[in-house]
């Protein structure tokens, strides 16, 4: 010193003069005022209103290796398998394809309880072929029904053996994925489940334009349909059984006023620091702090000086990669609360800092 | 703000795992003195971008971007 991992932070600073909006205060006037993602609305939860008589099975949607953290996650920590990379490290929707279904174009003989085009063998032969055998060679194709070798054959072929790899016990170590050692089995078992399904598990619907409360105005109006009109009919997600409401009830449209306040609503799974237990996400005690709150919707403009990045000139200095000075001119991301919190994801000029890898040089 | 649907030829639309079509436009012959209509033949599509599953994605999945919709409240 290059080049790369992987965590983390910061993303202009003072000051002056206009100004917005919230709270204090009679008043002057004093405080205080966007984000790492306020975004995407993709997940999870608090809050709220509606449903909600029970019990069982079904449908519906979601998530999927193991153990853990957490209010809850599809998130996170740590493991295990696999795959990439010299490492550091990274990525993986990572459950069941011997429950069943379904699909696997084209090519190619043959595409799923396999198949003989070529080729090899063996027999017959009218010399053109024809009949068996044969998956070890060609050729298709994304895939051809275990690889590799030695034997063994007419060719051959787990047929036979060894080793690899599969598949099943057993043991051993692990809370568990797995993991290793041995044993037994001639392979019987192709992809695909981000196709249906199978198995566990989790799951009421609906959003603050959610709901409450206060005023103001106005026509508790008309059409059109569906279904019922009472031993009946509708409903309570669907059936069955028990059991409760209702007596019209329900849908679509056309209309009719009003565009005001107040509340939800700023204090919490709260941020900071310390300590303690844990590999770690994280829990757990002490201490301090109070930290936007708009509603056509504020948080902002303009100077001035400084940073800081990019080009262009120059000057110094170099282990030749580059670094330091000064001067001009541009330029200073990405975006911007809207009930609130955990997460994830996507945008992001430039920039600091730790820890590690791999090379090259010097000592 | 908060919910839901969609992007496929030049318009307006199907299509849904195997190299994409229908109607209008368009072009260029046929018919006509000449235009329309009518008839025949063609050209034109990375199926919004991008990653993933899959032998194989317009389609299945996930992320991103563009568009149209719908939600006040009283009686």
């Nucleotide at each position: 010193c290059c080049a790369g991992a992987u965590g983390g932070c910061c993303g202009g600073a003072u000051g002056g003069c206009c100004g917005c909006u919230g709270u204090g205060g009679u008043g002057a006037c004093a405080c205080a005022g966007a984000g790492g993602a306020a975004a995407g609305u993709c997940c999870g939860g608090g809050c709220u209103c509606c449903a909600c008589g029970g019990a069982a099975a079904c449908a519906c949607g979601g998530u999927g290796c193991c153990g853990g953290a957490u209010a809850a996650c599809g998130u996170c920590c740590g493991g295990c398998g696999g795959g990439g990379g010299c490492g550091a490290c990274c990525c993986c929707a990572g459950g069941g394809a011997a429950a069943g279904u379904g699909c696997c174009a084209c090519a190619g003989a043959a595409a799923g309880c396999a198949a003989a085009c070529c080729g090899c063998c063996u027999g017959c032969u009218u010399c053109g072929g024809c009949a068996g055998g044969u998956a070890a060679g060609g050729g298709u194709g994304a895939a051809a029904g275990g690889g590799u070798g030695c034997g063994g054959u007419a060719a051959g072929a787990g047929c036979g053996c060894a080793c690899c790899g599969c598949g099943c016990g057993u043991c051993u170590g692990g809370c568990a994925a797995c993991a290793g050692a041995g044993g037994c089995g001639g392979c019987a078992c192709g992809g695909u489940a981000a196709a249906c399904c199978c198995c566990a598990c989790c799951g009421g619907g609906a959003g603050c334009a959610a709901g409450a409360c206060c005023g103001a105005a106005u026509a508790g109006g008309g059409a059109u349909g569906g279904c019922a009109c009472a031993u009946g009919g509708c409903c309570c997600g669907u059936u069955u059984c028990c059991g409760g409401g209702c007596u019209g009830c329900u849908a679509u449209c056309c209309g009719g006023g009003u565009u005001g306040g107040u509340u939800g609503c700023a204090c919490c799974a709260g941020g900071c620091g310390u300590c303690u237990g844990g590999c770690a996400a994280c829990a757990g005690g002490c201490g301090u702090c109070g930290c936007a709150g708009a509603u056509g919707a504020a948080u902002g403009g303009c100077c001035a000086u400084c940073g800081c990045c990019u080009g262009c000139c120059g000057c110094c200095u170099u282990c030749c990669g580059g670094g330091g000075c000064a001067g001009c001119a541009g330029g200073u991301a990405c975006a911007g609360a809207a009930c609130c919190c955990g997460g994830c994801u996507u945008a992001c000029a430039g920039g600091c800092c730790a820890u590690c890898u791999g090379g090259c040089g010097c000592u | 703000g908060c919910c839901g649907c969609g992007g496929u030829a030049g318009c307006u639309c199907a299509g849904u795992g195997g190299u994409a079509g229908a109607g209008c436009g368009c072009a260029c012959c046929c018919u006509u003195g000449g235009u329309a209509a009518g008839g025949g033949u063609g050209a034109g599509g990375c199926c919004g971008a991008g990653a993933g599953u899959u032998c194989a994605a317009u389609u299945c999945u996930c992320u991103c971007u563009c568009g149209c919709g719908g939600c006040a409240c009283c009686a």
Two RNAs folded together computationally: RNase P RNA and transfer RNA, 438 nucleotides in total. It holds a member of the Rfam family "Bacterial RNase P class A". From the family's description: Ribonuclease P (RNase P) is a ubiquitous endoribonuclease, found in archaea, bacteria and eukarya as well as chloroplasts and mitochondria. It is annotated as a ribozyme.